[in-house]
């Protein structure tokens, strides 16, 4: 230094659900709360999916199509990080 991850310390993160607030919506912030998580840390302006659908189109109407919106707790790639038992 690199891979590996205890039934090991020390610390961290927080699924559902509720409250208030943002948002058209997906979803975001915060409190409370812990299903779980060794990166559940960052990275979506270019791997790949997922989800919406204001706006635009298209259409008589329902409603169909599309991100310039999001998701990193969907997967893989990068970067970056605490501990050391086999």
């Nucleotide at each position: 230094c690199a891979a590996c991850g205890a039934u090991a310390a020390a610390g961290g993160c927080a699924a559902a659900c509720u409250u208030u607030c943002c948002g058209a919506a997906a979803g975001g912030a915060a409190a409370g709360g812990a299903c779980g998580c060794a990166a559940a840390g960052c990275c979506a302006a270019a791997g790949g999916g997922u989800c919406u659908a204001a706006c635009c189109g298209c259409g008589a109407a329902a409603g169909c199509g599309a991100a310039u919106g999001a998701c990193a707790g969907c997967c893989g790639a990068g970067c970056u990080a605490c501990c050391g038992a086999a």
The RNA shown here (c-di-GMP-I riboswitch aptamer) has 86 nucleotides and comes from a Clostridiales bacterium.
NCBI's taxonomy places the organism under Bacteria, Bacillati, Bacillota, Clostridia, Eubacteriales.
The RNAcentral record of the sequence draws on Ribocentre.
Its mean pLDDT, the model's own confidence on a scale to 100, is 89.